Background:
c-di-GMP-I riboswitch aptamer from a Bacillota bacterium, 82 nucleotides, folded computationally. NCBI's taxonomy places the organism under Bacteria, Bacillati, Bacillota. The model forms 94% of the base pairs in the Rfam consensus. Rfam family: c-di-GMP-I riboswitch aptamer. Its family is annotated with cyclic-di-GMP binding in the Gene Ontology. Rfam describes the family as follows. GEMM was predicted in a large-scale screen for bacterial structured RNA regulatory elements. Its mean pLDDT, the model's own confidence on a scale to 100, is 76.

RNA sequence: UCAUAAUACGGGCAAACUUAACGAAAGGUAAGGACGCAAAGCUUGAGUCUACAGCGCAAGCUAUGACCGUCUGGCUGCUGUG
Numbered sequence: 001u002c003a004u005a006a007u008a009c010g011g012g013c014a015a016a017c018u019u020a021a022c023g024a025a026a027g028g029u030a031a032g033g034a035c036g037c038a039a040a041g042c043u044u045g046a047g048u049c050u051a052c053a054g055c056g057c058a059a060g061c062u063a064u065g066a067c068c069g070u071c072u073g074g075c076u077g078c079u080g081u082g
Base pairs, nucleotide, nucleotide: 002082003081004080005079012037013036017032018031019030020029022027035069041075042074043073045071046070047067048066049065054061055060
């Protein structure tokens, strides 16, 4: 430098659920918790969820609100092995 993730060391993240307070909702935050993760780090696009306000007689539509532990592209990075 390239390939790779079977095993190991040291560490990292944290699903469900519970509690508190925030939000119209989706959902997020903090604490607990640990199902899993070798990019469950950052990010582009797609996708998904919600519908306060807006439009509409109504049904409903709509993201500017969110999620991504769904897919995909890019960038970065620990360790082991070859």